[in-house]
Annotation: A computed fold for a 475-nucleotide part of an RNA from a marine metagenome, annotated as small-subunit ribosomal RNA, 3' major domain.
Context: one part of a larger RNA
RNA sequence: UGACGGGGGCCCGCACAAGCGGUGGAGCAUGUGGCUUAAUUCGAGGCAACGCGAAGAACCUUACCUGGGUUUGACAUUGCGUGACCGGUGUGGAGACACACCUUUCCUUCGGGACACAAAAACAGGUGCUGCAUGGCUGUCGUCAGCUCGUGCCGUGAGGUGUUCGGUUAAGUCCGGCAACGAGCGCAACCCAUGUGAUCAGUUGCCAGCAGGUGAAGCUGGGCACUCUGGUGAGACUGCCCGUGUCAAGCGGGAGGAAGGCGUGGAUGACGUCAAGUCCGUAUGGCCCUUACACCCAGGGCUGCACACGUGCUACAAUGGGCGGCACAAUGAGAAGCGAAGCUGCGAGGCGGAGCAAAUCUCCAAAACCGUCCUCAGUUCGGAUUGGAGUCUGCAACUCGACUCCAUGAAGCCGGAAUCGCUAGUAAAGGCGUAUCAGCAACGACGCCUUGAAUACGUUCCCGGGCCUUGUACA
Numbered sequence: 001u002g003a004c005g006g007g008g009g010c011c012c013g014c015a016c017a018a019g020c021g022g023u024g025g026a027g028c029a030u031g032u033g034g035c036u037u038a039a040u041u042c043g044a045g046g047c048a049a050c051g052c053g054a055a056g057a058a059c060c061u062u063a064c065c066u067g068g069g070u071u072u073g074a075c076a077u078u079g080c081g082u083g084a085c086c087g088g089u090g091u092g093g094a095g096a097c098a099c100a101c102c103u104u105u106c107c108u109u110c111g112g113g114a115c116a117c118a119a120a121a122a123c124a125g126g127u128g129c130u131g132c133a134u135g136g137c138u139g140u141c142g143u144c145a146g147c148u149c150g151u152g153c154c155g156u157g158a159g160g161u162g163u164u165c166g167g168u169u170a171a172g173u174c175c176g177g178c179a180a181c182g183a184g185c186g187c188a189a190c191c192c193a194u195g196u197g198a199u200c201a202g203u204u205g206c207c208a209g210c211a212g213g214u215g216a217a218g219c220u221g222g223g224c225a226c227u228c229u230g231g232u233g234a235g236a237c238u239g240c241c242c243g244u245g246u247c248a249a250g251c252g253g254g255a256g257g258a259a260g261g262c263g264u265g266g267a268u269g270a271c272g273u274c275a276a277g278u279c280c281g282u283a284u285g286g287c288c289c290u291u292a293c294a295c296c297c298a299g300g301g302c303u304g305c306a307c308a309c310g311u312g313c314u315a316c317a318a319u320g321g322g323c324g325g326c327a328c329a330a331u332g333a334g335a336a337g338c339g340a341a342g343c344u345g346c347g348a349g350g351c352g353g354a355g356c357a358a359a360u361c362u363c364c365a366a367a368a369c370c371g372u373c374c375u376c377a378g379u380u381c382g383g384a385u386u387g388g389a390g391u392c393u394g395c396a397a398c399u400c401g402a403c404u405c406c407a408u409g410a411a412g413c414c415g416g417a418a419u420c421g422c423u424a425g426u427a428a429a430g431g432c433g434u435a436u437c438a439g440c441a442a443c444g445a446c447g448c449c450u451u452g453a454a455u456a457c458g459u460u461c462c463c464g465g466g467c468c469u470u471g472u473a474c475a
Stems, first nucleotide, its partner, number of pairs: 001475002003472003007469007015459002019422005026314008034305002042053002064300007073123001077122002081117003087102006105114003125289002128287003134283001136278003139274001141272001146185006152161003165176003191266004196234001198232005205224003210221003237260001240254005316415001320374006332363003337356002342351003381412001386407007428451007
C1' cells in the first nucleotide's frame, strides 16, 4: 500500500422487511448428469454451465459409429500433355462410383484463356491437441462510482497528499474548507424511442359539414377539419413563488404546465478482476496426422432409459368447464411468397384463384368480454397414455415430423425442507406477430398490444456493493 475480520461509523441495491405470483409434489416438453451403446459427436460447470453455442438433428446439417469406396485428393496456386467439357442413354451397384455408347466446343489482342481428363510433384486438407502460447469477440463484479496522471509539497524509502474533512447528490454530483493547483478515463449531457402543442405535407390514410348511393359499407363526388402518417420546430431550465440551508450546493412545499426536479424506457459498461469463456464462427504460433486424424457415399446415431437435477408448459377447477352470440388492438411478414371470395370435408385440409413487391391486397380469427347448461364429484375438472382412421410437408415420416377425427381417459384435489421473480402501465392474466424454416418436435427465443393490481413501517437481521477508520504473525 492492499486484502481480510462472526472490528467500528456512514450509505446504497427487490438485499431483507411489507405484498402479489410462482418453483420444489403431478403429467408432459426441453437441457444436463449418470447409465447404456458400434456410436449415443463436441463444447459450456457456483453466482456468471444446465429451453446455453443450436434463430429449426428424418436425409442433408454432422463434426460420431458401421460398412462400401478415393489418394495431388471435395477445395487453392504453379509446370507439362491431350481436347474436350457439359448433357443424354444403357448395364452393375445401397449409393458413391465403374464401364460402354450417343452428342460436342466457346472467347481471343492469335501469345493465349475458360473447362475437363491423364501422369508427376511442390502442396492441399484436418470441427486433430493446446483458450495455460495468442488476436478478436464475450460473460462477470457493475451502469457499481470509482481508477489515475502532470507539476508542487511531505517522507531516507515503499509511498502519501490531491481523492481526506463538513454538507449534498443517483453519481469523485455540486458547494464550502484545506499544501495543494490543475488535468485525463469514467458520472452527467450530446444519440434513439415515448408522452403535449405548433407548422408543412394529404395518398394507399381519415370523414366533421355538403351531395349522391346501398341489404350494408368512405361505397362515390367532394373535402384535409379530425384521427393518423413523417419532416421541421417548440417545450422542462429548480426558470418563478414560499420555507429551509453556511447570503452556498441543495432540500421540502406551491403555482403554471401534457409532462417537474435524472419525466419514462433504451443504447452507452472506466482502470481492472476471474491464466473466466471461445483454437467447433473466423484468424493464428507451436505440436501432431498425410493410402489417413484427409475426402466421397449408404445406413445408423446425436431422439437410446432403472434413475438424479435445472428451466418451462398444462393442470388440480365454479373468478371455472362446455356450447352459442358478439365487440375492441399493436408489432410484424409476404413473390419458388402472402393467398381473399366461392365450393367442398365433422376436421386437419382440398378445389379455386381475385388482389398484392403492399398505409391500397393477403396473413387476420384477436383472446380474456356477454347469455345459457353444469353444482362439488377424480366430475361435463384434468388431459397423459394407448388403439383405429386420416391430412400436410418432403425423394423419403420404421427407427424419428407436425396436425386432425373417433375411441381411450393416467397422475393430479394447490405441493416437505428449501427457493425464485417483481416497486406501475410494473407484477399477474390474455392473446397476436417474427426470425430460423420444405416440414417441425416452439410449451423455446425475441417483440407487440389488451385487462390491470397489492405493498414498501423501516434498515435490527441475510446477500452483494461504496467511502472513512481500526487490528493483523496474510501478500